[in-house]
Context: one part of a larger RNA
RNA sequence: CGGUGUUGAAGGAACUCGGCAAAAUGCCCCCGUAACUUCGGGAGAAGGGGGCCCUGUCUCUGGGCAACCAGGGGCGGGGGGCACAGAAGAGGGGGUGGCGACUGUUUACUAAAAACACAGGGCUCUGCGAAGUCGCAAGACGACGUAUAGGGUCUGACGCCUGCCCGGUGCCGGAAGGUUAAGAGGAGAGGUGCAAGCUUUGAAUCGAAGCCCCGGUAAACGGCGGCCGUAACGAUAACGGUCCUAAGGUAGCGAAAUUCCUUGUCGGGUAAGUUCCGACCUGCACGAAUGGCGUAACGACUUCCCAGCUGUCUCGACCACAAACACA
Repeated sequence: CGGUGUUGAAGGAACUCGGCAAAAUGCCCCCGUAACUUCGGGAGAAGGGGGCCCUGUCUCUGGGCAACCAGGGGCGGGGGGCACAGAAGAGGGGGUGGCGACUGUUUACUAAAAACACAGGGCUCUGCGAAGUCGCAAGACGACGUAUAGGGUCUGACGCCUGCCCGGUGCCGGAAGGUUAAGAGGAGAGGUGCAAGCUUUGAAUCGAAGCCCCGGUAAACGGCGGCCGUAACGAUAACGGUCCUAAGGUAGCGAAAUUCCUUGUCGGGUAAGUUCCGACCUGCACGAAUGGCGUAACGACUUCCCAGCUGUCUCGACCACAAACACA
């Protein structure tokens, strides 16, 4: 020097990516507690007061025939200490956004989360020797179950909702038609032979599924426009024109965990705010179960703010312990 602890003037987050770490809070009783809310909650909200010892009086409970014994409570008087939950142990609190409803689960050894799961919702398959899965098979699971069941897949409590497109891809349906394999069929043709024949080849025509074709289907995979003009300042465009498309993004939300330009602009908070909150909408490149928007409660999640508190800091210091090092 470094480590682990203790203390601290004045200030009190000025530290820092960030209050990381530390400090603070802490028990019991009484008083008292907001928005919001799914009426359960939020709540130990927050915020106050009391707590030791002696003593007077009133009263209650239990036991006892009673005297009395044990315990509890109310009101009052007094005493001592720096300190009365006297040591140890023993919540810090509030406001506001985001995400995820919640309790749970996870990267055994760098990630605990807004990831996974979850009740709830939808689609779809499956009529039972079920579908599906494992196995070459026998067989087994599914299930000693039977569509209020089982499998697959997406979404993810709850509330309000979930628009348009079936052109492409997928899936489902379609006793027509087209195409089409083996096969059937044999008009014919070739080789050889005197011939019978043997042999090679072979056109029509008939031939499944599939594909083509015709429909359906988006909580299937997915997709959801451009240009020009127009109102009696200006600006803007309810309105009109035109091109393209399968259809041109509805509700709701919006500089957002999404906004490049961007520290957008306005408002709030600060003396001062690339963050934060509320708005605006010009959405580079939100958007409706790859769900949209809200939401009480919950969270070792995450953003910003406040009072309290502090050696985080201004800015460093002292002490203790155990190391290290040095001398004897």